[in-house]
RNA sequence: UGCGGGGUGGAGAAGACGGUAUCUCACUGGGCUCAUAACCCAGAGACCGCAGGUUCGAGUCCUGCUCCCGCGA
Numbered sequence: 001u002g003c004g005g006g007g008u009g010g011a012g013a014a015g016a017c018g019g020u021a022u023c024u025c026a027c028u029g030g031g032c033u034c035a036u037a038a039c040c041c042a043g044a045g046a047c048c049g050c051a052g053g054u055u056c057g058a059g060u061c062c063u064g065c066u067c068c069c070g071c072g073a
Base pairs, nucleotide, nucleotide: 001072002071003070004069005068006067007066010025011024012023013022019056027043028042029041030040031039049065050064051063052062053061
């Protein structure tokens, strides 16, 4: 320096053909128990790496930048 893949709650991952974000674990409260774990119920938490653009509407499409991984030179 070129090409490809990736960045989404605390962690790991999904997210169609653009229509407003889902699952598991963890966390908080309650139930159950002599008690803990397990199990059951409920809840909080991300506006999606950053900045723009297109659109009625963007996690998704386009541009630039940035960080991580791989390949090539």
A computed fold for a 73-nucleotide RNA from a Cyclobacteriaceae bacterium, annotated as transfer RNA. The RNAcentral record of the sequence draws on ENA. Its Rfam family is "tRNA". Rfam's curators write: Transfer RNA (tRNA) molecules are approximately 80 nucleotides in length.